[in-house]
RNA sequence: CUCCGAUAACGGCAAAACUGGAGUAAUCCAGUGACGCAAAGCCACGGGUCCGUGACGUUCUCCAAGGGGACGACCACGGAUAGCCGGGUUACCGAA
Numbered sequence: 001c002u003c004c005g006a007u008a009a010c011g012g013c014a015a016a017a018c019u020g021g022a023g024u025a026a027u028c029c030a031g032u033g034a035c036g037c038a039a040a041g042c043c044a045c046g047g048g049u050c051c052g053u054g055a056c057g058u059u060c061u062c063c064a065a066g067g068g069g070a071c072g073a074c075c076a077c078g079g080a081u082a083g084c085c086g087g088g089u090u091a092c093c094g095a096a
Stems, first nucleotide, its partner, number of pairs: 004094002012037002017032006035083001041089003045086003048081007056072005
């Protein structure tokens, strides 16, 4: 130094829930709070999941036509998630 990671040290982060705020939403921010975390630091590059819109399909309703509601696998676009996984990148400590 690399891999690795302890019932070590110094420290760090903060799930759910609640409160306030932003957003159509997923979700995010702040406070309280700790389930956990050795990268739970950072980056949406790949996959997954989630949200929105559109297209499409089914169905209901109204109708002259148009239009409207509900639901849905896939697709397109936009977004969210780094505490879903992979990848990239940076970093504290040093028992075995």
Model confidence (mean pLDDT): 84 of 100. A computed fold for a 96-nucleotide RNA from a Geobacteraceae bacterium, annotated as c-di-GMP-I riboswitch aptamer. NCBI's taxonomy places the organism under Bacteria, Pseudomonadati, Thermodesulfobacteriota, Geobacterales, Geobacteraceae. The model forms 95% of the base pairs in the Rfam consensus. It was read from a public genome assembly, where an Rfam model found it.